[in-house]
RNA sequence: GGGGCAGUGUGGUCAAUGGCUAACCAGCCGGCCUCCAAAGCCGGAAAUCCAGGUUCGAAUCCUGGCUGCCCCGCCA
Repeated sequence: GGGGCAGUGUGGUCAAUGGCUAACCAGCCGGCCUCCAAAGCCGGAAAUCCAGGUUCGAAUCCUGGCUGCCCCGCCA
């Protein structure tokens, strides 16, 4: 330098391949319970790597970029 794959809450595991509220566990916040806590129960907040494009509509498709992994090549 070329090619391929991946990037989604605070952490972990992931789903959705054009259209329903982007799921689950832990953590966090609030409430219930309790003398107070813990545990348990109920509820809530929180994410699509960045920029642009296509489309009525993009996590998904296209272009460029960034980061990581793998393969190939070049130089020494």

Annotation
Predicted 3D model of a 76-nucleotide RNA (transfer RNA) from a Solirubrobacterales bacterium. The coordinates come from a structure-prediction model, not an experiment, and the mean pLDDT is 81. Lineage of the source: Bacteria > Bacillati > Actinomycetota > Thermoleophilia > Solirubrobacterales. Its Rfam family is "tRNA". Rfam classes the family as a transfer RNA.